The RNA shown here (transfer RNA) has 74 nucleotides and comes from a Candidatus Anstonellales archaeon. Its Rfam family is "tRNA". By type it is a transfer RNA. RNAcentral holds the sequence, with entries from ENA.
RNA sequence: GCCCCAGUAGCUCAGACUGGUAGAGCGGCCGACUUGUAAUCGGCAGGUCAAGGGUUCAAAUCCCUUCUGGGGCU
Numbered sequence: 001g002c003c004c005c006a007g008u009a010g011c012u013c014a015g016a017c018u019g020g021u022a023g024a025g026c027g028g029c030c031g032a033c034u035u036g037u038a039a040u041c042g043g044c045a046g047g048u049c050a051a052g053g054g055u056u057c058a059a060a061u062c063c064c065u066u067c068u069g070g071g072g073c074u
Base pairs, nucleotide, nucleotide: 001073002072003071004070005069006068007067010026011025012024013023020057028044029043030042031041032040050066051065052064053063054062
């Protein structure tokens, strides 16, 4: 220098191919249960979808550029 993959909640990840309400588990908080704690059950909060631009009625998703991490080739 070229190519590929990844970046989404505090953490681990799904969702992207096929544009149409942003999700799960763990964690956090509240409650139930318990003599109490743990476990279990119910509920709640938590998001600039890496950044900027474009297309579109509508973008996490499509297009362009950039950044970060990982891998490959020379």